[in-house]
RNA sequence: AUCUUAUCAAGAGCAGGUGGAGGGACAGGCCCGAUGAAACCCGGCAACCGGCGUUUAAUAAACGUACGGUGCUAAUUCUUGCAGGAAGAUUUGUCGAAUUGUUGGCAAAUCCUUCUUGAGAGAUGAGAG
Numbered sequence: 001a002u003c004u005u006a007u008c009a010a011g012a013g014c015a016g017g018u019g020g021a022g023g024g025a026c027a028g029g030c031c032c033g034a035u036g037a038a039a040c041c042c043g044g045c046a047a048c049c050g051g052c053g054u055u056u057a058a059u060a061a062a063c064g065u066a067c068g069g070u071g072c073u074a075a076u077u078c079u080u081g082c083a084g085g086a087a088g089a090u091u092u093g094u095c096g097a098a099u100u101g102u103u104g105g106c107a108a109a110u111c112c113u114u115c116u117u118g119a120g121a122g123a124u125g126a127g128a129g
Stems, first nucleotide, its partner, number of pairs: 002128007013042001016041003022032003026081004043073003048069003051065006077121001082118007089110009
């Protein structure tokens, strides 16, 4: 590299330091950035794994702690990316009302707009390898 599994609507420095132009995985969109990007240090958040503590139906589970190992610290994993569903829109056909300006029902198509469900992709942890 790859496979399995869990999580991804909350939280964390609009006066911290170094640093200097880029960054938000990819593509489109849309954003952030010299009132200072990436990266590193410090601070912080969370609590996935280990440790420790408490309880219990006790080779385990729940809760707590935050000591160790990660992780995270603009925007829902910023948004869309594939498939389904709902509503609306447009067009066409058809039936009726009214009557030439229109209006209502039904069916189909478009894939246009919005909402929604699932998948895919991605990220992180733990395990495998």
Molecule: SAM riboswitch aptamer (S box leader)
Organism: Paenibacillus antarcticus